Description
The RNA shown here (transfer RNA) has 75 nucleotides and comes from a Candidatus Woesearchaeota archaeon. Its mean pLDDT, the model's own confidence on a scale to 100, is 81. NCBI's taxonomy places the organism under Archaea, Nanobdellati, Candidatus Woesearchaeota. Rfam family: tRNA. By type it is a transfer RNA. Rfam's curators write: Transfer RNA (tRNA) molecules are approximately 80 nucleotides in length.
RNA sequence: GGCCCCGUGGCUUAGUCCGGUUAGAGCAAUCGGCUGUUAACCGAUGGAUCAAGGGUUCAAAUCCCUUCGGGGCCG
Numbered sequence: 001g002g003c004c005c006c007g008u009g010g011c012u013u014a015g016u017c018c019g020g021u022u023a024g025a026g027c028a029a030u031c032g033g034c035u036g037u038u039a040a041c042c043g044a045u046g047g048a049u050c051a052a053g054g055g056u057u058c059a060a061a062u063c064c065c066u067u068c069g070g071g072g073c074c075g
Stems, first nucleotide, its partner, number of pairs: 001074007010027004020058001029045005051067005
């Protein structure tokens, strides 16, 4: 330098193929219940506008372009 894959709450991740319900789940956190206390268990709460920017569209995490970061293959 060329090609391919990945980037979604603190962490792990579903959803992307085929655009359309309020972006969902587990763990963690906080609060409460239970318990002599802790853990476990039960309930509730907050937190992501989807790596960044632009475009297409009535509508974009999803399609297109550029850039950034990570990984792989080739030279």